Predicted 3D model of a 350-nucleotide part of an RNA (small-subunit ribosomal RNA, central domain) from Ferrovum sp. PN-J60. Taxonomically the source falls in Ferrovum (Bacteria, Pseudomonadati, Ferrovales, Ferrovaceae). The full RNA is in RNAcentral, with records from ENA and SILVA. Rfam family: Bacterial small subunit ribosomal RNA. Its mean pLDDT, the model's own confidence on a scale to 100, is 87.

[in-house]
Context: one part of a larger RNA
Order: sequence, then C1' cells, then structure tokens
RNA sequence: CUGGGCGUAAAGCGUGCGCAGGCGGUUUGUUAAGUCAGAUGUGAAAGCCCCGGGCUUAACCUGGGAACUGCGUUUGAGACUGGCAAGCUAGAGUCUGUCAGAGGGGGGUAGAAUUUCCACGUGUAGCAGUGAAAUGCGUAGAGAUGUGGAGGAAUACCGAUGGCGAAGGCAGCCCCCUGGGAUAAGACUGACGCUCAUGCACGAAAGCGUGGGGAGCAAACAGGAUUAGAUACCCUGGUAGUCCACGCCCUAAACGAUGUCAACUGGUUGUUGGGUAACUUGUUUACUUAGUAACGAAGCUAACGCGAGAAGUUGACCGCCUGGGGAGUACGGUCGCAAGAUUAAUACUC
Repeated sequence: CUGGGCGUAAAGCGUGCGCAGGCGGUUUGUUAAGUCAGAUGUGAAAGCCCCGGGCUUAACCUGGGAACUGCGUUUGAGACUGGCAAGCUAGAGUCUGUCAGAGGGGGGUAGAAUUUCCACGUGUAGCAGUGAAAUGCGUAGAGAUGUGGAGGAAUACCGAUGGCGAAGGCAGCCCCCUGGGAUAAGACUGACGCUCAUGCACGAAAGCGUGGGGAGCAAACAGGAUUAGAUACCCUGGUAGUCCACGCCCUAAACGAUGUCAACUGGUUGUUGGGUAACUUGUUUACUUAGUAACGAAGCUAACGCGAGAAGUUGACCGCCUGGGGAGUACGGUCGCAAGAUUAAUACUC
C1' cells in the first nucleotide's frame, strides 16, 4: 500500500460551521491533460522463459527467439473524466402568503407552597425524630393557631407514548429583540452542491476566579444512634455549593452506545404541525407532506434484534478499530489560575 470492520464483541470525534482537499445534475460545441489505438526510438550484456547445439549426462557453456509489462517522439480516435465557452431546471437557494413551537437573549410581573426568619395576639408543656432511641428545640413561653411583614428558589394542574433545538438542552404569565423549521401556489437565480484533515464556535453536572445573593436542600464537618468496628446506611445540626453577573474549565452511559448527505426498496396502526378533496358539515372520511412512536414482508444480523426515521440495496466524503493487562498511564508537546484536559508510547507479562 492493501484487507476486513465500527447498535451490544475493539471501533462514529459531544455537536455544528467551514478554508484546503476529495467527490459532483443535465444539453450542445470545442480542446485533447487523463484515456484508448497505430507507428517509431529506446528499454546494455548476463539472468528468467521457449526452441536448438557442445562437454558420455547433469550442473555448466553456447546460438537464436521471446520478454523487458517502462519512458520519449509522432499520427490518430473523441465515448468517458478533466479544461474552456454557451445553455437548461429535476439538486441548492431567494421572494410571497399561512402555520406550529418549554428554540435563544433581555426586562417585567403573578400565585401556591416550603418553609425559614421577623413583629404582635391567643395559649401551655411539651415539640421534633426513629425500627427503637438519643443528640436537638422549649417555662427567657416552644410546638399549635391567627394577623401582618421580609427573603430566596422553583413554577402544581394543563403535561403527553406531545413540541422546539445542531448537540448540550429548553416549561407560570406578559413585553421587547432574535434564530431555525413546516406548508401552499407561483415567480426568480441557474449547479451556486455534498463532505470536510487543520481551524473556529457552542458544549450538562461538578470545579475554579472576582463581586453579589443565600429560603430550602446539602458534599465536607460536628454530634446522636446502629455495630465486633461503622471514617457508612438512620437521626439532629451544618459550611462550600446549588442562585445572579462577568471570566475560565471542556469533560459525561455528552446514548439511538447507531457520523453527515443523497438515491432506491411490500404493508398495518397511533400521534403532532401544514395542505387538498369529498359529502351526509361531523367528535367525519380519503389523499398528501414534514416530524414522532408501535408492529411487521423482503432483506440483513453471531444472535439479540433492525426493518422507508434501516442495522436493507448502493454512492460521496470524514472519523475510528486491529488480542488482554501494563494504560487512556509515563515522558515530551499544546492548553489551563488550579483541578486537570488533550495528544500518546516502551519495557515487562499472559
């Protein structure tokens, strides 16, 4: 270089955008770089291969041929790939109408509740907690109950097998700014496309820096129990943190453990958004389109299962795997405030 693979056996980068690169719809003309054909030059000899000859044979020697799959020059072909020119509209995109949505950012606001805290009233001996207790709170008046107030965080029901988003993720209500999508019928641009090493951006939770905030919960920590012990499970407390702003970190079972894009290949049943048609105008039916689910023909699969949302049949491009352990470690590089992240081996051993 090649081969075989990547849902669960090793293997799809967490996700997107995208330069280089790779690949690329349809028609005509042209060109002749790739491609194909002819001629010619060269491709040393020896060796290999074929047909002969010489040593008694063989090894060996020797004659001829073929071959040397290559390169150069030249003549031609013009299908395909490429270049150039001019078109086309089926890919892609723009415009117009309509529609759904927890898509994103900012601001405001509402009610329930947890409590918690504060003030006051009523009121008296318990409360809380557990398997049972104790620590804890309470006669300095708790718990209970009533009124008023403060504060933070999260938004019951609707709610779904539902919706939106590239992924992470997104949920009270209102306003402002803003991205994407679907659909219908036309018009327009005219291949503007697909993928993408490096790169750039986003990226749950935890963690870090500075400044706020702090109701509840709660690593650490303290105490009480349990126990042989109990650095736990249970209980009483409780600090970081959880929340906000700005800046970092960049990892997850970041999962559909399934890369993106495109084409093709029986059906059935739900559900979400849009559209068309029919009539019996309905809680209707049929069709269509974009999602999202359940079951299944063919086919695939080691099996499980997948099955038009493929793991089926194919194409384009990228990423990755190559026995287990050592090890996602050491060293070095890059990044980071740090924690650490990323890239990534050897010896040895089975």